Model confidence (mean pLDDT): 83 of 100.
Small-subunit ribosomal RNA, 5' domain from Sphingobacterium sp. JB170, 528 nucleotides, folded computationally.
Its Rfam family is "Bacterial small subunit ribosomal RNA". Its family is annotated with structural constituent of ribosome and ribosome in the Gene Ontology.
[in-house]
Context: one part of a larger RNA
This record gives sequence, C1' cells and structure tokens, in this order.
RNA sequence: GGAUGAACGCUAGCGGCAGGCCUAAUACAUGCAAGUCGAACGGGAUUCCAGUGUAGCUUGCUAUACUGGAUGAGAGUGGCGUACGGGUGCGUAACGCGUGAGCAACCUACCCAUAUCAGGGGGAUAGCCCGGAGAAAUCCGGAUUAACACCGCAUAAUAUUACUGAAUGGCAUCAUUUAGUGAUCAAAUAUUUAUAGGAUAUGGAUGGGCUCGCGUGACAUUAGCUAGUUGGUAAGGUAACGGCUUACCAAGGCUACGAUGUCUAGGGGCUCUGAGAGGAGAAUCCCCCACACUGGUACUGAGACACGGACCAGACUCCUACGGGAGGCAGCAGUAAGGAAUAUUGGUCAAUGGAGGGAACUCUGAACCAGCCAUGCCGCGUGCAGGAUGACUGCCCUACGGGUUGUAAACUGCUUUUAUCUAGGAAUAACCCUUGGUACGUGUACCGAGCUGAAUGUACUAGAAGAAUAAGGAUCGGCUAACUCCGUGCCAGCAGCCGCGGUAAUACGGAGGAUCCGAGCGUUAUCC
Repeated sequence: GGAUGAACGCUAGCGGCAGGCCUAAUACAUGCAAGUCGAACGGGAUUCCAGUGUAGCUUGCUAUACUGGAUGAGAGUGGCGUACGGGUGCGUAACGCGUGAGCAACCUACCCAUAUCAGGGGGAUAGCCCGGAGAAAUCCGGAUUAACACCGCAUAAUAUUACUGAAUGGCAUCAUUUAGUGAUCAAAUAUUUAUAGGAUAUGGAUGGGCUCGCGUGACAUUAGCUAGUUGGUAAGGUAACGGCUUACCAAGGCUACGAUGUCUAGGGGCUCUGAGAGGAGAAUCCCCCACACUGGUACUGAGACACGGACCAGACUCCUACGGGAGGCAGCAGUAAGGAAUAUUGGUCAAUGGAGGGAACUCUGAACCAGCCAUGCCGCGUGCAGGAUGACUGCCCUACGGGUUGUAAACUGCUUUUAUCUAGGAAUAACCCUUGGUACGUGUACCGAGCUGAAUGUACUAGAAGAAUAAGGAUCGGCUAACUCCGUGCCAGCAGCCGCGGUAAUACGGAGGAUCCGAGCGUUAUCC
C1' cells in the first nucleotide's frame, strides 16, 4: 500500500447492487417447511335437481318420508412422490477431492424409440358396523366388503439358464453374434371407442456404482507396521469385480522415494495479495463428499442403510390417573446461552423450478419479493453565480500601519437532483383454461379473442412551492500533507518507530488556524 462475512469509537441525508452466527455439530417454546390422485377402490357426510306419498292451509307453497340422478367433505385401502429441493462442515489425510482413463465386472423409477402381449380363477384385509381395554398415546376381539392391493394356473421370445455346435474378433482371464434341444419367468383395468394406464424385451437418454495413473497438510523429538494380514482353491453373497464373507492351503504384503503412529483439516472451481514465481485462505455462488441429538441396525423401494421414516440402547426434555407414553430447528423465522459480533416468529405461489393429477388445481419457508443493518462496492446530494464597506467577533503579530478567519457571512439574483405534497402509472405474462378458425386427419399442431401481478400504486413521468430537509472524522516533531498562542512543569499525559514532557513544549490538554478524506472517518484483529 491492498484486502475482510469483520468488530469497536465518534458521526450519519438518499438510492442501486451485494452481503449478514466466523463462536457452542450448544439446548430449543410456538407456527410453518411434502404432499397429491374420486379418471384405481369400497363406503360415504353435505348440498342440488326430478318424481311419488302424507300433513298443514296462504290452493301452490312449506314441512316430512321414500325413490332416481348429480356433487363428493373427512377418514381408509391403493398408486406415485417422500432418496429431490433446503441446512451444516462433525467426521475424514482418504480413490474423499481434482484431473485423465477403464468396466470384456454393473444398475438405472419417471422420459423417448421399436416390437409383441393383455386369457381364466382364488382367498383375504383395512374402512363402515358391533363389543371391549386404556388417563392418554393407542390397542384388542366378532361379523362383513372392494380394487390398477395380494396369490396361484395358462400363454412365452429377440429374456434368463444348462448342454451340444458354428462363425467372427480381441487386451490374459475371454468377448460378440448365431443354430438346435430342454427348463423357468408376465400382466389391470378405467373411461367411452381411441386415448390414458398395464406387462415383457431390445436400444437411447439421464443419473449412479466400482477400479486405475498422477496430484492433493504438519511432525522422524513417531522406524518399524500387518494375521483376513498378502496370495491361491472352493463355496456363499452383491446390481457388479473383489478377503466382501466363510472353510482349507501357502507365507506372504507395506516401508527411509517415509510405512505405521500422533496432531490438524471437508476437497475443488475460485478469493485476496504479488510484476511474476509464489504466499495466504476455502464466507457468499457452482460441483463433489460427509452428517442429521449420540451409537448401532436393518426394512421398504428403481434408488436410502433414509434431516422433518422404523427398531434397539444411551444422555437430555416434556405429559401422566405412576400403569405407561411423546420428542429431536446443522429447514424458514424465532428463543436462550456463548461471544467483540451477525437480521423479520413478513408476503406470494404472479414468475422460474419441483411432486402428484387427464385436467382444473393442490402442496412447495425451493424460489421470487419485501423488512432490519453504512457490513462492503458504486452513484448522488447537503446549493450556483455575484458580492469589500475586506464589517463584527475570535485568534495571532505589531514597527500600532496591519494580518488571518474571508467571498467566508450578510445581502442580491438564479436553480430545484434529493426531501415534502398532489396527479398519473408500467414492464416482468405467457402458458394453462374458455371460445372461434385453419392444417393434417379424429387428437395433435398453429393462429385470433377473452382471463391471470406477491413485489405495487413500486420503478418511472408530470405538476406545486421553496435554499428550502441533509457534515462529520482524524491529523498538524520526523517518516508524512498541514503552526502559532495559552495552560502544565519527568506531573498530568502522548506514543506505529525514533522519541516528547524536569517553567518560553510546533510532540501532553485547550483554543485559533491549517491538512487529508468525506456519509463517512479513525482504532483494533487477521492475510499478502
């Protein structure tokens, strides 16, 4: 000199953009943060329409009962989603990350393309109803019921597998294609008549899993480490290779080019600095990894060993009728604590994106917005011009003439960014949906019209009046821009270094003046 997720002191007008618990991965009150589908299913509250019967009397209405149709709340079965999005950096020095490769050793729901198929049965079980236990959480029993829930049978090839062959190829093990035979494995309907959905297979796409080369802290005041350890055979297991696991066999494997151990630490893109080489760091944004009170475990599933799922144990908190139960903010706000220090218990799904759905739509603390904070960067303003009688005041000097503050002020003229008031007022929006038309040909595409804004009455524009609403901080001995007076007298105090102060202090405190920055200015901390 530059920089920062900064803090503290003094001060403070506005706007835009960005940023905002670095500490206790400490503990959490309350609300919200993941649901959706009636076009899968049983049952069905409510409301409406039509018809019939009865009663009343206002004689065509009201009330009530039944039947039919429509609607479809809440709960349930079922499907898809809940493995995403959001948070944090505990652990990890590792194939964790970065980079470049490989899988002839793999998986992939939803999406796309192609081909084929969809026959016929069965038994339940929630729910509803009845009964019971319990303070509650919730649970038990009886009868009865449905499905695109569950389970058999059939059908079966380009699928899988076994055997026998053939061809081609490669990078050891082998790989691909193909022929024959045998065995094995499927399915679901709903609307209303061509769609949606279902099953199988092969490709694609996307996403993942595993492996390898190289790179990726400190310490040798850590020198030896290792027994599933290193390799083989066989079996099991996995989506897949593999000591991944097990039995047996062999005795190997790593290491001074640093094994093992201890400490520290998420990694990268990037950020800051520097002429560069380097050094320091890993907030915000993007990618990857890991974690979800602590430890462990599996289930379901295409995918989890699962933040707002389950089970077990532990610590902690809460309810209790004492028998037993409930819980997990490192999601968004918010509270307490810690700390020098870090914000609203806000709005909207209008847009983008996501889940479900045929769609309308529902959900979405993702996201978009708004609020607070000078935390940073950038921009703007606090007036402009004239104005000497160089006033008064203050301070200083004095030769008593004067100097400085100082065009500064007053005053005159002008302007009106911002502020205040008034009026108007966007873009961000086009989809979906409704309706009309055109083309192909029968549900798709395109075109026209209508409808949709949280921010927002915001940005922005016009008008009104008026200098009106708006300047401080540090420094002045040298480094280093800027000097005098008074007070004090090694005292009080200053200080980044040198150093200053003991009676004329340009260094302390005050004043006048000056310098540098400026809605900021200084100090501290940290990095280069």
Notes:
The organism belongs to Sphingobacterium, within Bacteria. It was read from a public genome assembly.